[in-house]
RNA sequence: GUGAGGCGCACCUAGGGUUCCGUCGCUGUCCGCAGCGGGCCUGGACCGAGAGGUGCAGGCGGGUAGUGCACUGCCCGCUCCACGGCGGGAUAGAAGCCCGGGAGGU
Numbered sequence: 001g002u003g004a005g006g007c008g009c010a011c012c013u014a015g016g017g018u019u020c021c022g023u024c025g026c027u028g029u030c031c032g033c034a035g036c037g038g039g040c041c042u043g044g045a046c047c048g049a050g051a052g053g054u055g056c057a058g059g060c061g062g063g064u065a066g067u068g069c070a071c072u073g074c075c076c077g078c079u080c081c082a083c084g085g086c087g088g089g090a091u092a093g094a095a096g097c098c099c100g101g102g103a104g105g106u
C1' cells in the first nucleotide's frame, strides 16, 4: 500500500409513521351503527438501529473430566473500535429500517 474479516439470531430501547383497532371532528342514521377526514391524536398493535442496551449462538485462550491423539462435556476469561451525507428502495406509510461499517471525511 492492497484485500478480507469485524458476522448471525432473539428480546427491548431511542426513533418512526398510520394499513388495522382505538380516539377526535364532520355528515348521515332504522340510534345498532355507517361514511368521510385528522398522526401538528397520548395510545393498542406495527416497523425499528453497524456506529443504542441485554441475552443466546459462534470464535479464541485457560482449567478440568473422559481419552492414545483427535474430539467431546463442564467451568472461567476475552470477543475491541466506529465521524458520516445527498439520493434511492420496501411496506399502508415513515424512520436511527434496507442500499450502508456504502460515497465521503479523519
Stems, first nucleotide, its partner, number of pairs: 008056005015047002020044002022041001023038006058079009081101001083104001087099003
Predicted 3D model of a 106-nucleotide RNA (Guanidine-I riboswitch aptamer) from a Pseudonocardiaceae bacterium. The model forms 100% of the base pairs in the Rfam consensus. It matches the Rfam family "Guanidine-I riboswitch aptamer". About the family: This family represents a conserved RNA structure found upstream of the ykkC and yxkD genes in Bacillus subtilis and related genes in other bacteria. Rfam links the family to the GO term regulation of gene expression. The sequence was found by an Rfam model in a public genome assembly. The source organism's lineage runs through Bacteria, Bacillati, Actinomycetota, Pseudonocardiales and Pseudonocardiaceae.